[in-house]
Molecule: transfer RNA
Organism: Candidatus Onthovivens sp.
RNA sequence: GGGAUAUAGCCAAAUUGGUAAGGCAUCGGAUUUUGGUUCCGAUAAUUGUAGGUUCGAACCCUACUAUCCCCG
Repeated sequence: GGGAUAUAGCCAAAUUGGUAAGGCAUCGGAUUUUGGUUCCGAUAAUUGUAGGUUCGAACCCUACUAUCCCCG
C1' cells in the first nucleotide's frame, strides 16, 4: 500500500433501506427416584466507535478503532 471481518455470554441469519430470525448457554416449569435426555415457556442486541445522507439505516457515504490475510 491492497483486502476481509466486527450483530446477545458463544455461534450466526437478515432476500441489497421499512423498526434484528435461529441454535447453544442462562432462568422457570412438565416428565424422571436423582442426574441426563425430551417437551413447554421466558429474559437478553438500539448491530465496533463517531458523524453524514434519508420520512426511515445492521444495510448507503466519510473518518477512526480492533483482529486477520496479502504485497513490498